[in-house]
Context: one part of a larger RNA
RNA sequence: UAUGCUUGUCUCAAAGAUUAAGCCAUGCAUGUCUAAGUAUAAAUACCUUAUACUGUGAAACUGCGAAUGGCUCAUUAAAUCAGUUAUAGUUUAUUUGAUGGUAUUGUACUCGGAUAACCGUAGUAAUUCUAGAGCUAAUACGUGCGUAAAUCCCGACUCCGGAAGGGACGUAUUUAUUAGAUACAGACCAACAUCCGUUGGUGAAUCAUGAUAACUUGUCGGAUCGCACGGCCUUUGUGCCGGCGACGUUUCAUUCAAAUUUCUGCCCUAUCAACUUUCGAUGGUAGGAUAGAGGCCUACCAUGGUGUUAACGGGUGACUGGGAAUUAGGGUUCUACUCAGGAGAGUGAGCAUGAGAGACGGCUCACACAUCCAAGGAAGGCAGCAGGCGCGCAAAUUACCCAAUCCUGACACAGGGAGGUAGUGACAAUAAAUAACAAUACCGGGCCUUACGGUCUGGUAAUUGGAAUGAGAACAAUUUAAACUCAUUAUCGAGUAUCGAUUGGAGGGCAAGUCUGGUGCCAGCAGCCGCGGUAAUUCCAGCUCCAAUAGCGUAUAUU
Numbered sequence: 001u002a003u004g005c006u007u008g009u010c011u012c013a014a015a016g017a018u019u020a021a022g023c024c025a026u027g028c029a030u031g032u033c034u035a036a037g038u039a040u041a042a043a044u045a046c047c048u049u050a051u052a053c054u055g056u057g058a059a060a061c062u063g064c065g066a067a068u069g070g071c072u073c074a075u076u077a078a079a080u081c082a083g084u085u086a087u088a089g090u091u092u093a094u095u096u097g098a099u100g101g102u103a104u105u106g107u108a109c110u111c112g113g114a115u116a117a118c119c120g121u122a123g124u125a126a127u128u129c130u131a132g133a134g135c136u137a138a139u140a141c142g143u144g145c146g147u148a149a150a151u152c153c154c155g156a157c158u159c160c161g162g163a164a165g166g167g168a169c170g171u172a173u174u175u176a177u178u179a180g181a182u183a184c185a186g187a188c189c190a191a192c193a194u195c196c197g198u199u200g201g202u203g204a205a206u207c208a209u210g211a212u213a214a215c216u217u218g219u220c221g222g223a224u225c226g227c228a229c230g231g232c233c234u235u236u237g238u239g240c241c242g243g244c245g246a247c248g249u250u251u252c253a254u255u256c257a258a259a260u261u262u263c264u265g266c267c268c269u270a271u272c273a274a275c276u277u278u279c280g281a282u283g284g285u286a287g288g289a290u291a292g293a294g295g296c297c298u299a300c301c302a303u304g305g306u307g308u309u310a311a312c313g314g315g316u317g318a319c320u321g322g323g324a325a326u327u328a329g330g331g332u333u334c335u336a337c338u339c340a341g342g343a344g345a346g347u348g349a350g351c352a353u354g355a356g357a358g359a360c361g362g363c364u365c366a367c368a369c370a371u372c373c374a375a376g377g378a379a380g381g382c383a384g385c386a387g388g389c390g391c392g393c394a395a396a397u398u399a400c401c402c403a404a405u406c407c408u409g410a411c412a413c414a415g416g417g418a419g420g421u422a423g424u425g426a427c428a429a430u431a432a433a434u435a436a437c438a439a440u441a442c443c444g445g446g447c448c449u450u451a452c453g454g455u456c457u458g459g460u461a462a463u464u465g466g467a468a469u470g471a472g473a474a475c476a477a478u479u480u481a482a483a484c485u486c487a488u489u490a491u492c493g494a495g496u497a498u499c500g501a502u503u504g505g506a507g508g509g510c511a512a513g514u515c516u517g518g519u520g521c522c523a524g525c526a527g528c529c530g531c532g533g534u535a536a537u538u539c540c541a542g543c544u545c546c547a548a549u550a551g552c553g554u555a556u557a558u559u
Base pairs, nucleotide, nucleotide: 001555002554003553004552005551009431011429015424016391022389023388024387026386027385028384031064032063037061038060043056044055045054062410071344072343073342081265082264083263086260087259090258091257096253097252098251100249107223111142112141118134121131122130123129151168152167153166154165157162170220172216174214175213176212177211178210179209200207222247224246225245226244227243229242230241231240232239233237267315268314269313274306275305276304281303282302283301284300285299286298287297288296319341320340321339323334324333325332326331346367347366348365349364350363351362369380371378372377397422399421400420401419405418406416407415408414437465438464439463440461441460442459443458444457445456446455447454448453470499472492473491474489476488502548503547504546505545506544507529508528513543515542516541517540518539524531525530
């Protein structure tokens, strides 16, 4: 683990892994809205402030999520994985903290053209299928202003003190050049000068950072939304200035991660001794590809790399580890399964989207299955939760709920078969009812004793007696999302207390019968030794007894 017999209570609770990663009808399991993106619903509420805009708000556009979770263990043996390194070899939506005066020619009190929902016309046997006509939005799609000073370069003209004027200068991208100094202190030399006299970090950088010259089918530099309204005046002007948030955006860091990576470590096998390299095997140079290092790929070179310290090959009823069982110690066996990591979604391959996928409750092929059809076509993937078939020794309800724990979303509100709650459930595990007491009658034992008895204490009894209790039934409140159950509790509820304990055994091992009846080497028992041929301690029964006990036997695996 399965199975047989038996089963009253309480708590707890595994459960289609083993065989078929076999196949699946049906239903559900991923959606989401705030004051704060978009409302003229021919939807709705109150009507009093609603002639741009009142509230609620289906639908739809937009944004985000859907890469988490859940399931399974087929593959996989230096692979995964574990511990330990590295990224100075990279990407990172979100979170949190910083950061962004420079736009080139004129609308800047705010630009442009569409499209859905909607309305109507249609096609098909059919689908979460679509077409044509007519409208209308944006934080969708796309354009596009304005705001300082300083510095540098050129420089008309100059009384050599200066200078009108012109141009360049944000950030990001790509390339090249350059600075990025140095034990400490001083002296000396040189330049400018009244004096001070600049430069972060590491074990390590071609690092950070700065500068120059160009480069770019030119990244960003807010034409957005809510709430509250206020202040200023020389100019009362559709004047100027302004708070708190929301959303968005560039770069840097941070966080959440990811991807590679160093060292060491794995079961059986030599009836596997040589393996690898044409088609990359080992290394170098260059390029390509990549987020990035790298034979990852390509070109050109070199001829290497591994092996009895077991390579390579084969097997595995092999996912790995944390762990589990057993054990004096050493060990042996297990680990599909609740935690961490990996892999996979019928098999194999490829992809678009995206911060993230080589995603499957996304798409496209091929193969294998297989559904509907009006035969033209169309749709599919339960190793999610239930449920069915099949397979088998072998495994539960097509239930209720988001109340808890958490997750996701535009979110205090929605959703969640994640998860919780019941149902099934002798997988295991916990506590411990099936009687207790007294009197009487017998039978004892210890002590004392003058053998009368006393005292203490057992047992037996279909004798007698009242007391006590829950199992069960059940108002009630409680529990709970709502219930159930437990715990609490009125009222019922025990004498053969029929409210009845079983499962295996009684020759030995091994606790317990030289009882009775039946059978007669038969039927049968017996793990092993053995028993049975007419007095069976062993079979079939009755009685009695023994062991464990709400459990006990059997088979199998393991120690």
The part of an RNA shown here (small-subunit ribosomal RNA, 5' domain) has 559 nucleotides and comes from Verdigellas peltata. It matches the Rfam family "Eukaryotic small subunit ribosomal RNA". Lineage of the source: Eukaryota > Prasinodermophyta > Palmophyllophyceae > Palmophyllales > Verdigellas. The prediction has a mean pLDDT of 80. The RNAcentral record of the full RNA draws on ENA and SILVA.